[in-house]
RNA sequence: UGAGCUGGCCAGGCGGCCGCGUGGCCCCUCGGGGCCCCGAGGAACGUCCGGGCUCCGCAGGGCAGGGUGAUGGCUAACGGCCACCCGGGGUGACCCGCGGGACAGUGCCACAGAGAGUAGACCGCCGCGCUCCCUCGGGGGCGGGGUAAGGGUGAAAGGGUGAGGUAAGAGCUCACCGCGCGACUGGUGACAGGAGCGGCACGGUAAACCCCACCUGGAGCAAGGCCAGACAGGAAGCGCACGAGGGCUGCCCGCCCGAGCUUCCGGGUAGGUCGCUUGAGCCCUGAGGCAACUCAGGGCCUAGAUGGAUGGUCGCCCCUCGCAAGCGGCGACGCGAGCGAGUGACAGAACCCGGCGUACAGGCCAGCUCAUCCG
Numbered sequence: 001u002g003a004g005c006u007g008g009c010c011a012g013g014c015g016g017c018c019g020c021g022u023g024g025c026c027c028c029u030c031g032g033g034g035c036c037c038c039g040a041g042g043a044a045c046g047u048c049c050g051g052g053c054u055c056c057g058c059a060g061g062g063c064a065g066g067g068u069g070a071u072g073g074c075u076a077a078c079g080g081c082c083a084c085c086c087g088g089g090g091u092g093a094c095c096c097g098c099g100g101g102a103c104a105g106u107g108c109c110a111c112a113g114a115g116a117g118u119a120g121a122c123c124g125c126c127g128c129g130c131u132c133c134c135u136c137g138g139g140g141g142c143g144g145g146g147u148a149a150g151g152g153u154g155a156a157a158g159g160g161u162g163a164g165g166u167a168a169g170a171g172c173u174c175a176c177c178g179c180g181c182g183a184c185u186g187g188u189g190a191c192a193g194g195a196g197c198g199g200c201a202c203g204g205u206a207a208a209c210c211c212c213a214c215c216u217g218g219a220g221c222a223a224g225g226c227c228a229g230a231c232a233g234g235a236a237g238c239g240c241a242c243g244a245g246g247g248c249u250g251c252c253c254g255c256c257c258g259a260g261c262u263u264c265c266g267g268g269u270a271g272g273u274c275g276c277u278u279g280a281g282c283c284c285u286g287a288g289g290c291a292a293c294u295c296a297g298g299g300c301c302u303a304g305a306u307g308g309a310u311g312g313u314c315g316c317c318c319c320u321c322g323c324a325a326g327c328g329g330c331g332a333c334g335c336g337a338g339c340g341a342g343u344g345a346c347a348g349a350a351c352c353c354g355g356c357g358u359a360c361a362g363g364c365c366a367g368c369u370c371a372u373c374c375g
Stems, first nucleotide, its partner, number of pairs: 001371010012317007020039002023036005041346001045357002048355005053220004065216005071083004085099001086097004100211002105209002107205003122151002124147003128143006159177006178200001179198003184193003224274004233265006245257004281300008318344001319342005326335003
């Protein structure tokens, strides 16, 4: 200098004016007005997984159903994260893996092919028997055998290469490679190494049934708690002049009005309110740990709407795109004052939290790898 890998961070900035939501304070003619604080995200998204919380269910145990799946850790928990193992990819930094069991059993392996799993003789190869032809070397046909070396089919055909061996062949025998078992050693473990032994057996498929181990009650803030109507209609009781009830009233008397009044159902409905945001919280420092993470000390309060607020507009700057005077260069081309545009990615809370997945213009930082050049 070029090409990459990994991790982390930002997500336009400042100001003026107008506006919105929660809360606090003040004014007031009680309808409102003024001031102040705070006011979306890294994914608030999808709602895939886990937990808190709430209600219902539940003696205990089991079956069924569902989920997870190498090992060790972290965590409230997880299907998440970290570290490591194994397998695969890359020259490398590094990346990817729905990674238990196919000698418990059953099933399946399309098409092609002779044969698809105690394998298989289609072609070929080699003996034997019969027969035909012949240039007497041999060749053809048929029958019955041997053979997994060669051809052919297939995703897959029951180790590979070479030598010996044989009628031809074959782990039939041998050497090497591969494979299986494996004393012992290292490791918490997955696992790794491996003396020695074995001619080779045990094809694949469990996102087929199944087996093994572990986990697992259901529904969800429209959960759930509290306050609590009005109208129509209905039921019961009391009363209709022997007058219920109402007004004047602190009460009685008294005066006036007087045919309806009370309770319950409707309905714990409509509506309101709590739940509601202080929480497995965030930041800084220190300690332990490879890390995920944990512990200690200090500091901070950071949306809470319920037809649902968090916006609009103007100016300057930044970014991106387009045009472009001009400058450099032989040229391709590069730089570029200025002007215009984009309004500037993905997207927006609704009980909360931990993850995962997905979307994302542009930009910044750190570490590492490879190639080339220079010293």
A computed fold for a 375-nucleotide RNA from Demequina sp. NBRC 110053, annotated as Bacterial RNase P class A.